[in-house]
Context: one part of a larger RNA
């Protein structure tokens, strides 16, 4: 000098665009973050409409069913390689999606809900009884149907049947997404020199989506290591970032990729994918209810709270846009996401007035007492109106409708200079001197060094210098 996710002092007008717990992965009060689908199913509910005793049936609910809670949001414990990066490989799976080929039949029995009844103080359950399905289970090769439309025929009048649309099932391919496997590189510590027994390979077997000691029988004695093994320590990994002419050095907030973990250990179970943040068992800690028998919960989702900490915002609007989940579709969700707020955290930009004005006013500071400086600076006349504030209009972003933002951007109009400067230095380094008070005192200091009675180094004032809505100051890294 340049640079910060910075903080503290002292100040502080307005806009755009970013950016905000770096600390205790500390514990959390309350809301809200994952639904959805009646065009798959039986119920129960009953606006209305036809209408007079039936038919139809909006709309809500819980269930059964199905797709989605592996996405998306968040942290960085852990990990020194089962990561991460760069370039290769082969022994694999892939729901939703896109193209193609062929089907898309016959049965059968329960379970919820529902109802009685009945335990519990609550989560919560027990028995019995009834009932449907794209729900389960056999046979046929695998299979299941729903919504819409319709000449003819047929019909138990429901419907068969044909036909499109959405499934469903069988299989080829694609395409996304995953798992695997090898090289080569990826921090420090020899005051850590030997390390291993599923350990190193075989032969066979089981698993597995798939290769392999993955795992087990045998069977051989290997397998790595001064080209640093094992063992300690610290750390998520890179695209970047930040500096530097560069090679280098730091570094890894925002953003993007990849892992990892979701109270803390540990385990599967469902699925197309999980060993699953708001799933399910176990154990432990910690916390809350309990009628003491039992229960009940996990903010490293978004806000917020209490702690730590030099420090780091709202318990906000919205699904208007762009994205996802369901659903044929309106549509429902969506603290994703797009907005607002708050903080000069940080970059950028504007602005606090121009113009003229010498009687060199007053004050005010030095002074050799003449005057010199502040200083055209005020004051006075003359002009102007950014922003900012009052009021009128008014787009983009939205495809036929629909705009949280939003008092939007932006444009005319009105008033008036009006409402808008401060920080640090002034002894050399380093731009910028004097007077007064202190008198090795009180204090200053980045290095040298100022200070003991004439201090340009302290402290106050003038008056200069030098950034400027910021100015020092720690910190920290080149």
């Nucleotide at each position: 000098g340049a640079u910060u996710g910075a903080a503290c002092g002292c100040u502080g007008g307005c806009g755009g665009c970013a950016g905000g717990c770096c600390u205790a992965a500390c514990a959390c009060a309350u809301g809200c973050a994952a639904g959805u689908c009646g065009a798959g199913c039986g119920g129960a509910u009953g606006a209305g409409a036809u209408c007079u005793c039936c038919u139809u049936g909006a709309u809500u609910c819980a269930g059964c069913g199905g797709c989605g809670g592996a996405c998306g949001g968040g942290u960085g414990a852990g990990u020194a390689a089962u990561g991460c990066c760069u370039a290769g490989g082969a022994a694999u799976c892939u729901g939703c999606c896109u193209g193609g080929u062929a089907g898309u039949g016959g049965g059968g029995g329960a379970c919820a809900a529902c109802g009685u009844u009945u335990c519990g103080a609550a989560a919560g359950g027990a028995a019995c009884g009834c009932u449907a399905a794209u729900a389960c289970c056999g046979c046929a090769u695998a299979g299941a149907g729903c919504a819409g439309g319709g000449g003819a025929c047929c019909u138990u009048c429901g419907g068969g049947c044909c036909u499109u649309g959405c499934g469903c099932u069988a299989u080829c391919a694609g395409a996304u997404g995953a798992g695997c496997c090898u090289a080569g590189g990826u921090c420090g510590g020899a005051u850590u020199a030997g390390c291993u027994a599923g350990u190193u390979g075989g032969u066979g077997a089981g698993g597995u989506a798939a290769u392999g000691g993955c795992u087990c029988a045998c069977c051989a004695a290997g397998g790595c290591g001064a080209c640093g093994a094992u063992c300690c320590g610290u750390a998520a990994c890179u695209g970047g970032u930040c500096u530097g002419a560069g090679a280098g050095g730091a570094u890894g907030a925002u953003c993007a990729g990849u892992c990892a973990c979701a109270c803390u250990g540990g385990a599967a179970c469902u699925g197309a994918g999980a060993c699953a943040c708001g799933g399910u068992c176990c154990a432990g800690a910690c916390u809350c209810c309990u009628a003491c028998g039992g229960g009940a919960g996990g903010c490293a989702g978004c806000a917020g709270u209490g702690g730590g900490g030099a420090a780091u915002a709202u318990u906000g609007g919205a699904c208007a846009a762009u994205g996802g989940g369901c659903g044929a579709a309106a549509g429902c969700c969506u603290g994703a996401u797009c907005c607002a707020g708050c903080c000069a955290u940080g970059c950028c930009g504007c602005g606090u007035g121009u113009g003229u004005g010498a009687a060199g006013a007053a004050g005010g500071u030095c002074u050799u007492c003449g005057g010199a400086u502040u200083g055209u600076a005020a004051a006075g006349c003359g002009c102007u109106u950014u922003a900012a504030g009052u009021u009128g209009g008014g787009a983009g972003g939205a495809a036929g409708g629909u705009g949280a933002c939003g008092u939007u951007a932006c444009c005319g109009a009105c008033a008036g200079a009006a409402u808008a400067a401060g920080c640090a230095c002034c002894g050399g380094c380093u731009a910028a001197c004097u007077c007064u008070g202190u008198g090795c005192c009180a204090g200053c200091a980045g290095c040298c060094g100022c200070g003991g009675u004439a201090a340009u180094a302290c402290a106050g004032a003038g008056g200069g210098u030098g950034c400027a809505a910021g100015c020092g100051u720690u910190a920290a890294u080149c």
Overview
The part of an RNA shown here (small-subunit ribosomal RNA, 5' domain) has 478 nucleotides and comes from an uncultured Alphaproteobacteria bacterium. Its Rfam family is "Bacterial small subunit ribosomal RNA".